[in-house]
RNA sequence: UUCUUAUCAAGAGUGGCAGAGGGACCGGCCCUGUGAAGCCCGACAACCAGCCUUUAAGGUAUGGUGUCAAUUCCGACAGAUGAAAUCUGAGAGAUAAGAA
Numbered sequence: 001u002u003c004u005u006a007u008c009a010a011g012a013g014u015g016g017c018a019g020a021g022g023g024a025c026c027g028g029c030c031c032u033g034u035g036a037a038g039c040c041c042g043a044c045a046a047c048c049a050g051c052c053u054u055u056a057a058g059g060u061a062u063g064g065u066g067u068c069a070a071u072u073c074c075g076a077c078a079g080a081u082g083a084a085a086u087c088u089g090a091g092a093g094a095u096a097a098g099a100a
Base pairs, nucleotide, nucleotide: 001100002099003098004097005096006095007094008093013041015040016039017038021031022030023029026075027074028073042068043067044066047064048063049062050060051059052058072092077089078088079087080086
């Protein structure tokens, strides 16, 4: 990098450094000097390994990740329905594990 499988409606600081961007892309709509991104500390969670328990389930949070505004912020494509809305499913994306 590619492929496969699973999940994506919950959760997470009034901290320090830093100093203008960020929310994947596109269209919106938002966050942000009342401090963005990034780094450190902290927290959340339980995908994998470990440990405990066990028929299975379950627990734990040591390690490997991951995450910490808004449903993956909403929409994009298709369908139902229709005045608008709403709902469902794809596509794209994110994360983990396995394989190449």
The RNA shown here (SAM riboswitch aptamer (S box leader)) has 100 nucleotides and comes from Sporolactobacillus shoreae. The organism belongs to Sporolactobacillus, within Bacteria. The prediction has a mean pLDDT of 87. Of the family's consensus pairs, 88% are formed in the model.